[in-house]
RNA sequence: AAAGCAGAUCGCCUUAUCGCUGUUCGUUAUUCGAAGAGAGGAAAGUCCGAACACCAUAGUGUAGCAUAGUGGUUAAUGGCCACCGUCUGUGAAGAUAGGAAAAGUGCAACAGAAAGUAUGUACAGGUUAAGCUGUAGUGAAAUCAGGUAAACUCUAUGCGGUGCAAUGCCAUGUAUAUCAACACUUGAGUGCGACACGCGCAAUGUUGAAGGGUAGGCAGCUAGAAUUUACUGGUAACAGUAAAUGUAGAUAAAUGAUAAGGGCUCAUUUGAGUACAGAAUUCGGCUUACAGAUCUGCUUUUUUU
Numbered sequence: 001a002a003a004g005c006a007g008a009u010c011g012c013c014u015u016a017u018c019g020c021u022g023u024u025c026g027u028u029a030u031u032c033g034a035a036g037a038g039a040g041g042a043a044a045g046u047c048c049g050a051a052c053a054c055c056a057u058a059g060u061g062u063a064g065c066a067u068a069g070u071g072g073u074u075a076a077u078g079g080c081c082a083c084c085g086u087c088u089g090u091g092a093a094g095a096u097a098g099g100a101a102a103a104g105u106g107c108a109a110c111a112g113a114a115a116g117u118a119u120g121u122a123c124a125g126g127u128u129a130a131g132c133u134g135u136a137g138u139g140a141a142a143u144c145a146g147g148u149a150a151a152c153u154c155u156a157u158g159c160g161g162u163g164c165a166a167u168g169c170c171a172u173g174u175a176u177a178u179c180a181a182c183a184c185u186u187g188a189g190u191g192c193g194a195c196a197c198g199c200g201c202a203a204u205g206u207u208g209a210a211g212g213g214u215a216g217g218c219a220g221c222u223a224g225a226a227u228u229u230a231c232u233g234g235u236a237a238c239a240g241u242a243a244a245u246g247u248a249g250a251u252a253a254a255u256g257a258u259a260a261g262g263g264c265u266c267a268u269u270u271g272a273g274u275a276c277a278g279a280a281u282u283c284g285g286c287u288u289a290c291a292g293a294u295c296u297g298c299u300u301u302u303u304u305u
Base pairs, nucleotide, nucleotide: 001301002300003299004298005297006296007295008294009293010292012262013261014260015259016258017257018256020038021037023035024034025033026032040276044287045286047285048284049283050282051281052163053162054161055160059197060196061195062194064159065158066157067156068155069083070082071081072080073079084098085096086095087094088093099154100153104152105151106148107147121136122135123134124133125132167219168218169217170216178209179208180207181206182205189201190200191199192198226245227244228243229242230241231240232239233238263274264273265272266271
């Protein structure tokens, strides 16, 4: 100097004017004024795991689904960390399809005589006879065959469901009406992820048909397994202690528009561009997208001293 591997940060900035949403204070009480705040590292995908709410009062079994080396961490996971194995790379590193083939079934094109206890091509030995023995040839694999389980399966372990459009409260309004069947504690029916058992609810009842009314408001809704910093323990992921911070909560959807200047990138003559993309219950992960800039550690090659 070039090319890489791993990790982290930023991802337009400043000023002026006007506008929108919410909070606090004042006020003539959403009228107006002042102060502060207002979209991410992925908010995306809806792929996993949970918190929370309801079914709902607990269960057993079968089927089904998920995971699969060993240990640790976490609220939990199929995540993350460490070590081992296997594979890729010169290497820094990356991936992981990592239990069982004597419990059983299945699969292997072409070539080859033949792909399983099947077959007998060629040569040699041997026998009453016999692929009985050896070599060659084809092929990834050829003599009580081995391979394959992200093929079915077996083993071990684990697993309720639905989801903030969950759920709860208030107001308004209507039709406690009509028809049919069954039933009234000897239980009609209905609920519990599927099925069975079991358990629960149930009497002006249940199911079905036809018909009527309503679609409004409030809560859930943002203080969380929260974030940041320091110390201690630990290889690490993480854990403990102490201090500090208070960082959207809309409801068909606010978080912006205009003007001037500047930064960065490309091109050079005037110029052009400024990434991926936008909260909707919250959090921990995984995966995918991303113009460009900066920093740290490590690897390989070349050159000079």
Source information: Bacterial RNase P class A from a Flavobacteriaceae bacterium, 305 nucleotides, folded computationally. It is recorded under the gene name rnpB. The coordinates come from a structure-prediction model, not an experiment, and the mean pLDDT is 77. RNAcentral holds the sequence, with entries from ENA. Rfam family: Bacterial RNase P class A. It is annotated as a ribozyme.